[in-house]
RNA sequence: AAGUUAGUUUUCUAGGGUUCCGCACAAAAGUGGUCUGGUCCGAGGUAAAACCCCAACAAAUAAGUUGGUCACGGAAGGAUAAAAGCCUGGGAGAG
Repeated sequence: AAGUUAGUUUUCUAGGGUUCCGCACAAAAGUGGUCUGGUCCGAGGUAAAACCCCAACAAAUAAGUUGGUCACGGAAGGAUAAAAGCCUGGGAGAG
C1' cells in the first nucleotide's frame, strides 16, 4: 500500500418524530408533539433467542456436549406522514 472476512432471521430496548388513535383547546371547521401515551420507525459498533461458523470432547460415514468470535468514528445529504443511533455507513477520517 492492497485484498478478503467479521454472517442470517426474529423479538426487545436506547432513541425518534406525528400519518392514525387518544389527550388538550375550540360553537364548529380545525389547531397543538414546546402532549405522558397506544399504533408506527428503530441501532454494524444495544440486549436476548434460534440457526450458521470455529475449537475441543465424543462418535454408529451420526446425533450430541462444552466453550468461543474484533469494532474509535464526524459533517452533509436521503426516505417515510415526519424524524432518529434508520439509509448513505464496519463510509470520510482516526488509532
Guanidine-I riboswitch aptamer from endosymbiont 'TC1' of Trimyema compressum, 95 nucleotides, folded computationally. Taxonomically the source falls in Bacillota (Bacteria, Bacillati). The prediction has a mean pLDDT of 80. The model forms 95% of the base pairs in the Rfam consensus. Rfam family: Guanidine-I riboswitch aptamer. For this family Rfam cites "New RNA motifs suggest an expanded scope for riboswitches in bacterial genetic control" (Barrick et al., Proc Natl Acad Sci U S A, 2004).